Predicted 3D model of a 106-nucleotide RNA (SAM riboswitch aptamer (S box leader)) from Scopulibacillus darangshiensis.
[in-house]
RNA sequence: CUCUUAUCAAGAGAGGUGGAGGGACUGGCCCGAUGAAACCCGGCAACCGCCAGCAACAGUUGGAAAGGUGCCAAUUCCCGCGAGAGCUAUGCUUGGCAGAUGAGAG
Numbered sequence: 001c002u003c004u005u006a007u008c009a010a011g012a013g014a015g016g017u018g019g020a021g022g023g024a025c026u027g028g029c030c031c032g033a034u035g036a037a038a039c040c041c042g043g044c045a046a047c048c049g050c051c052a053g054c055a056a057c058a059g060u061u062g063g064a065a066a067g068g069u070g071c072c073a074a075u076u077c078c079c080g081c082g083a084g085a086g087c088u089a090u091g092c093u094u095g096g097c098a099g100a101u102g103a104g105a106g
Base pairs, nucleotide, nucleotide: 001106002105003104004103005102006101007100008099013041015040016039017038021031022030023029025080027078028077042072043071044070047068048067050063051062052061053060054059076098081095082094083093084092
């Protein structure tokens, strides 16, 4: 980097360092010196792994959170291509694309 697969409406500090940027991309709309990114501490969750029950297996139910990741403004902040209901609202429903993360494969 590519492929497969699962999930993406919940959750998470008024701490320290740091100093201007950040929210993937597009168009929006936001966040930021009442301090951005990043790092540390802290926390959340429970995908893998772990423990227990059931199950022939696949798997499934529950548990802990010491291990491997992940995450901690706004639904993946909204939209980006298509369909539908509706009947005119900057609205609603839904499929897809893209993206993120885990696990597996190349």
It was read from a public genome assembly, where an Rfam model found it.